[in-house]
RNA sequence: UCGAAGACCGCGUGAGAGUCCGGUCCCCCCAGGGGAUGUCGGGCGCCGAAGGGGCAAGACGCGUAGGGCGUCGAAUCUCUCAGGCAAGCGGAGCGCGGUCGGACG
Numbered sequence: 001u002c003g004a005a006g007a008c009c010g011c012g013u014g015a016g017a018g019u020c021c022g023g024u025c026c027c028c029c030c031a032g033g034g035g036a037u038g039u040c041g042g043g044c045g046c047c048g049a050a051g052g053g054g055c056a057a058g059a060c061g062c063g064u065a066g067g068g069c070g071u072c073g074a075a076u077c078u079c080u081c082a083g084g085c086a087a088g089c090g091g092a093g094c095g096c097g098g099u100c101g102g103a104c105g
């Protein structure tokens, strides 16, 4: 001097799964139908992309005739604790810009 990884901020984009059943309230043509509630922490069913948990290859150590044991170890894979299942909010990841940073050369 160039300026990678990474972190933070801003803008844009951004999926999935019951607006099921019931309760309570309101309206009506009151048999029944419609709407509101969306913490009513009701019931059952489902989703995975906030967060969180788990694991492969491999590395290290111990041990051994052989087999093996322990630690570290990724994800958009998996679990579904949390969160979510109309709208809204949230939302991994991606794109662009800025700040910090300072790898390789």
Stems, first nucleotide, its partner, number of pairs: 001105001006100008018044001020043002022040001023037006045085003051081001052079003058072005
Record summary: The RNA shown here (Glycine riboswitch aptamer) has 105 nucleotides and comes from a Thermoleophilia bacterium. Rfam family: Glycine riboswitch aptamer. From the family's description: This family represents the bacterial glycine riboswitch.